[in-house]
A computed fold for a 105-nucleotide RNA from a soil metagenome, annotated as SAM riboswitch aptamer (S box leader).
The RNAcentral record of the sequence draws on MGnify.
The coordinates come from a structure-prediction model, not an experiment, and the mean pLDDT is 80.
The model forms 97% of the base pairs in the Rfam consensus.
RNA sequence: CAUCAAGAGGGGUGGAGGGACUGGCCCAGUGAAACCCCGGCAACCAUUUCGUCAUAGGCGAAAGGGUGCCAAUUCCAUCAGGCUCCAACGUAAGCCUGGGAGAUG
Numbered sequence: 001c002a003u004c005a006a007g008a009g010g011g012g013u014g015g016a017g018g019g020a021c022u023g024g025c026c027c028a029g030u031g032a033a034a035c036c037c038c039g040g041c042a043a044c045c046a047u048u049u050c051g052u053c054a055u056a057g058g059c060g061a062a063a064g065g066g067u068g069c070c071a072a073u074u075c076c077a078u079c080a081g082g083c084u085c086c087a088a089c090g091u092a093a094g095c096c097u098g099g100g101a102g103a104u105g
Stems, first nucleotide, its partner, number of pairs: 001105004009038005017027003022077003039070003044066002047063007074101001079098006
């Protein structure tokens, strides 16, 4: 700096945790984390090939490679501002925008 509402799971070992922190809410002996194997998703990075544009280079497609990812929107919220609802108020409820934090490249 870019992206984060889409997408993609089986087996083996293992044996109680996991979803970053806090709160909530979830997942988990019908087997958590971790490790291994196989599979998949995606298209961030470089490469090769093809197409296209007048070169450079850009754009698009495909392939294999390096990462990443494969419960729930980054599971939701947290800080600030705003809108709606309600007879009225708001510290309740619903929603929008931005920020912060985090993840990946």